RNA sequence: CUCUUAUCGAGAGCGGCGGAGGGAAUAGGCCCUGUGAAGCCCGGCAACCAUCAAGCGAAUUUUGCUUGAAAAGGUGCUAAUUCCUACAGGUAAUCUACCUGGAAGAUAAGAG
Repeated sequence: CUCUUAUCGAGAGCGGCGGAGGGAAUAGGCCCUGUGAAGCCCGGCAACCAUCAAGCGAAUUUUGCUUGAAAAGGUGCUAAUUCCUACAGGUAAUCUACCUGGAAGAUAAGAG
């Protein structure tokens, strides 16, 4: 980098350093920010992998699925639904609001 599977409406600081930008990319919108942005550290959240327990099924000394526990390990996350819309379809109704799906993206696990 590519592919596969799962999830993306919940949750998480009034801390320290830092100093001007940030919300993935393009466009539009709407926001956050010197009452300090990014980044780093600490703290926290969650429970994907790993761990433990129970049940069920294959199978035979393993393996898959479901449920639950815990948070010492590997990641991740810590404004706003993935901030919203861009494509397709639909409902109301009139240019707006809403719903469904897709695309794109993020994260985890696995494969190349």
SAM riboswitch aptamer (S box leader) from Bacillus coahuilensis p1.1.43, 112 nucleotides, folded computationally. RNAcentral records the identical sequence in 3 taxa. The RNAcentral record of the sequence draws on Rfam and Ribocentre. Taxonomically the source falls in Bacillus coahuilensis (Bacteria, Bacillota, Bacilli, Caryophanales). The prediction has a mean pLDDT of 82.